[in-house]
Context: one part of a larger RNA
RNA sequence: CUGGGCGUAAAGCGCGCGUAGGCGGUCUGCGUAGUCAGGCGUGAAAGCCCCGGGCUCAACCUGGGAACUGCGCUUAAUACUGAUGAACUAGAAAACAGAAGAGGGUAGUGGAAUUCCCAGUGUAGAGGUGAAAUUCGUAGAUAUGGGAAGAACGCCAGUGGCGAAGGCGGCUACCUGGACCGUUACUGACUCUGAGUUGCGAAAGCUUGGGGAGAAAACAGGAUUAGAUACCCUGGUAGUCCACGCUGUAAACGAUGAGUACUCGGUAUUAGUCUGACUAGUGCCUAAGCGAAAGUGAUAAGUAAUCCACCUGGGGAGUACGCUCGCAAGAGUGAAACUC
Numbered sequence: 001c002u003g004g005g006c007g008u009a010a011a012g013c014g015c016g017c018g019u020a021g022g023c024g025g026u027c028u029g030c031g032u033a034g035u036c037a038g039g040c041g042u043g044a045a046a047g048c049c050c051c052g053g054g055c056u057c058a059a060c061c062u063g064g065g066a067a068c069u070g071c072g073c074u075u076a077a078u079a080c081u082g083a084u085g086a087a088c089u090a091g092a093a094a095a096c097a098g099a100a101g102a103g104g105g106u107a108g109u110g111g112a113a114u115u116c117c118c119a120g121u122g123u124a125g126a127g128g129u130g131a132a133a134u135u136c137g138u139a140g141a142u143a144u145g146g147g148a149a150g151a152a153c154g155c156c157a158g159u160g161g162c163g164a165a166g167g168c169g170g171c172u173a174c175c176u177g178g179a180c181c182g183u184u185a186c187u188g189a190c191u192c193u194g195a196g197u198u199g200c201g202a203a204a205g206c207u208u209g210g211g212g213a214g215a216a217a218a219c220a221g222g223a224u225u226a227g228a229u230a231c232c233c234u235g236g237u238a239g240u241c242c243a244c245g246c247u248g249u250a251a252a253c254g255a256u257g258a259g260u261a262c263u264c265g266g267u268a269u270u271a272g273u274c275u276g277a278c279u280a281g282u283g284c285c286u287a288a289g290c291g292a293a294a295g296u297g298a299u300a301a302g303u304a305a306u307c308c309a310c311c312u313g314g315g316g317a318g319u320a321c322g323c324u325c326g327c328a329a330g331a332g333u334g335a336a337a338c339u340c
């Protein structure tokens, strides 16, 4: 190099944009680079292989042949691939006209609830649990009116919608990305994938400065218990919120890479609509097929071809060392001895 794989057995990068590279629609001309055929030259000797010979055999030595699957030159073929010229519209992109959406950002604003504060009324309990206690309350609590603060947005709400993923949910305004249906008058293969690179990336964590209602790691106390560094209860700090940075990981999951084509039906739902035997999504059931099975089944794990990532027995170990990144925490890359 080759083989077989990658939903659950080892294995799909968390997700984009995109460089190099790889792959690439229809028709036609041209040349002949790849490709295919013939010829010529070369491809040292030894060795390998074949036929002989010599040491009593063999190893060994030796003669001849073949081979040396390669390279160069030349002649010829032109289907395919590539180069180049011309053309096309089914891919892609674009224009016009619609319509949906928690897609993103900024600013403003609303009501319910909670806690705290203030004041009146009012009096002995409240709270909590399996039962209690810690706790709060005669310095007037719990209950009932007014104010303040912060955080989250009930119903609508849905196997619903949007986004590449992470994710996104009160309302209003502004800025802004993408997808979809319909129409065809523009461009004319401009495509797909994508090593590196680069950007985004939940929660927790970190730096600085704000903010801090609720709930709450740590912590304290009360219970429970043989013990109880827990589950339950009363408190409670970091953090949770905002701004500027950093971190770069998750069961980042559909445990299923991306795009393309093809392949029996039924049903629900969202958007559009020419109202259909349509298109684009989101679900369920199922045929063939696939699969070790459970299952999957046009949203494939079916049938094909393209490009990328990854796997190669368990443990040691995602460890050690080195390097890169990071303020740190740590992240990325990533062994071996030994052992079964």
Stems, first nucleotide, its partner, number of pairs: 003312003008293001012308001014200003021193002025088002028085002033081002035077001037075006049065006091190001092187001094184003098180001103176007110153001114149005120144002125136002161168002205246002208243003214240001219235004257307002260304003265285008289296002313340003322333004
Predicted 3D model of a 340-nucleotide part of an RNA (small-subunit ribosomal RNA, central domain) from an uncultured prokaryote. RNAcentral holds the full RNA, with entries from ENA. Rfam family: Bacterial small subunit ribosomal RNA.